[in-house]
């Protein structure tokens, strides 16, 4: 220089004006009013894994279901993440792998092939089923292969979700049906067991479709001891949306590299995918000049 | 917002305990039959099994991810 790798950050920028949803100060008895300050992401998305949180009387026992699968470690907890030591790819940086047992048992190996899993067969040879080979197939004479067939080991898994729940108001008809009737029913569990509580349960059919909390301060973020690394003790510093038919917008100047993919709804860890382009750090391979 | 399901010719659907050329009815084209046409008879054409990945000797079928489309729900009494 040229082509690549892994990581990590950005997601037009500035100023004005006019709005929108929260919050705080003033002020007013009240409606309001006037000022301050906040107002979407790396993926808020797929809802694929995990967990917090609620509620099911506790989340007890056993069976049944389901995930995982080298080794060590990080974590609140995973199927995430780190390292490590094989395999595979790649000149190399590096990428990538669902990867425990087929001597516990069942099974299945099409087509070709003489024979497909259990030895036998056919050809040479040998004292001897004793050795050697044997076209095809992925796999052939053998201590085969396949567990992302079934199972077996080892480990974790109770259901259900903020439309969970829990509180106040407001209405309306305890109308009509069906199981069951204490070896039943029901209690959000697949079944048994235990445990409660008994006139409970479920459909039809009326009613209401209003407010309040859960709601955002949290396994948070940044420094920084300490580890190879993911990851992180104490200590100090930050506040960073909280709506509920659903705020987070438009307009106007200026400037450039003319600005993808996209929009929070009970939070967080990851994990997949979407994505115009920029920046930075560390590394590998070629090549070129000194 | 959560929770379930479902993608196979143009359309409905077999086939999903892996086995090689993925079938059936309709549809469609051609020929026959008829004066003509419909119905009948023959014959063929049309699928990346929604898309990628992996596992495996082999995938529609088994795992894993995306796309797509459809279902369902609150409280009172």
């Nucleotide at each position: 220089g040229a082509a690549g790798c892994u990581g990590g950050c950005c997601a037009g920028a500035c100023a004005g004006u006019c709005g929108c949803u929260g919050c705080c100060c003033g002020u007013g008895u009240g409606a309001g009013c006037g000022g301050g300050g906040a107002g979407a992401g790396g993926a808020a998305a797929g809802u694929c894994c995990g967990g917090g949180c609620u509620c099911c009387g506790c989340a007890g026992a056993g069976c049944a279901g389901g995930a995982u699968g080298a080794c060590g470690g990080c974590u609140a907890a995973c199927g995430g993440c780190c390292g490590u030591a094989c395999g595979c790819c790649g000149u190399g940086a590096g990428g990538u792998g669902a990867g425990g047992a087929a001597c516990a048992g069942g099974g299945c190996c099409a087509c070709a092939g003489a024979g497909a899993c259990g030895a036998g067969c056919g050809u040479a040879u040998u004292a001897a089923g004793u050795u050697a080979c044997g076209g095809u197939g992925a796999a052939a004479c053998g201590c085969g292969g396949c567990a992302a067939c079934c199972u077996c080991c080892a480990u974790c898994c109770g259901g259900a979700g903020c439309a969970a729940g829990a509180c106040c108001a407001a209405a309306u008809a305890g109308g009509g049906g069906a199981a069951c009737g204490a070896u039943g029913g029901c209690g959000u569990g697949g079944c048994u067991c235990g445990c409660g509580c008994c006139g409970u349960u479920c459909c039809c059919g009326g009613g209401u479709a209003g407010g309040u909390c859960g709601c955002u301060u949290g396994a948070g973020c940044g420094u920084c001891a300490g580890g190879u690394a993911a990851c992180g003790a104490a200590a100090c510093g930050c506040c960073u949306a909280g709506a509920g038919g659903a705020a987070u917008g438009a307009c106007u100047g200026u400037c450039c590299a003319c600005g993808a993919c996209a929009g929070a709804a009970c939070c967080c860890g990851g994990c997949u995918u979407a994505c115009c382009g920029g920046c930075c750090a560390g590394c590998u391979u070629c090549u070129c000049u000194u | 917002g959560c929770g379930c399901c479902c993608g196979u010719a143009g359309c409905u659907c077999a086939g999903c305990u892996g086995g090689a050329u993925a079938g059936a009815g309709u549809a469609c084209u051609u020929g026959g039959c008829u004066a003509c046409g419909a119905a009948c008879c023959a014959a063929g054409g049309g699928g990346u099994c929604a898309g990628g990945a992996g596992u495996u000797c082999g995938a529609a079928u088994c795992u894993c991810u995306u796309c797509g489309g459809g279902c369902g729900c609150a409280c009172c009494a």
Predicted 3D model of RNase P RNA and transfer RNA as a complex of 367 nucleotides. Model confidence (mean pLDDT): 80 of 100. It holds a member of the Rfam family "Bacterial RNase P class A". About the family: Ribonuclease P (RNase P) is a ubiquitous endoribonuclease, found in archaea, bacteria and eukarya as well as chloroplasts and mitochondria. The family's RNA type in Rfam is ribozyme.